[in-house]
RNA sequence: GUGACGCUGGAGAGAGGGUGCAUGAGCACCCCGCCGACGGGGAAAGCCUCCACGAGGAGGUGCAUCUCUCAGGCACACGGACAGCGGGGG
Numbered sequence: 001g002u003g004a005c006g007c008u009g010g011a012g013a014g015a016g017g018g019u020g021c022a023u024g025a026g027c028a029c030c031c032c033g034c035c036g037a038c039g040g041g042g043a044a045a046g047c048c049u050c051c052a053c054g055a056g057g058a059g060g061u062g063c064a065u066c067u068c069u070c071a072g073g074c075a076c077a078c079g080g081a082c083a084g085c086g087g088g089g090g
Stems, first nucleotide, its partner, number of pairs: 005086005014032001016031006033074003039070001040068003046061006
């Protein structure tokens, strides 16, 4: 330094509609509208290889808070990327 663990902070988006059970802000299914900061997918420049030798072409690699929304989420709670602090071990 990294990972895990503990504490603290931590955004976004319908308390949506229908049916059933409940009597509710809940659960299951369906429908419409949304969010991106669990997870996941994507790929620009650059670089590498090859074909051409001349502009280019093909393939690979290629971070993200970008992008897509599969998953997840859309009152509170839970969760939550990330950040700060902490102790011991490797």
This is a predicted structure of a 90-nucleotide RNA (Glycine riboswitch aptamer) from an uncultured Thermoleophilia bacterium. Its Rfam family is "Glycine riboswitch aptamer". On this family, see Mandal et al., Science 2004: "A glycine-dependent riboswitch that uses cooperative binding to control gene expression".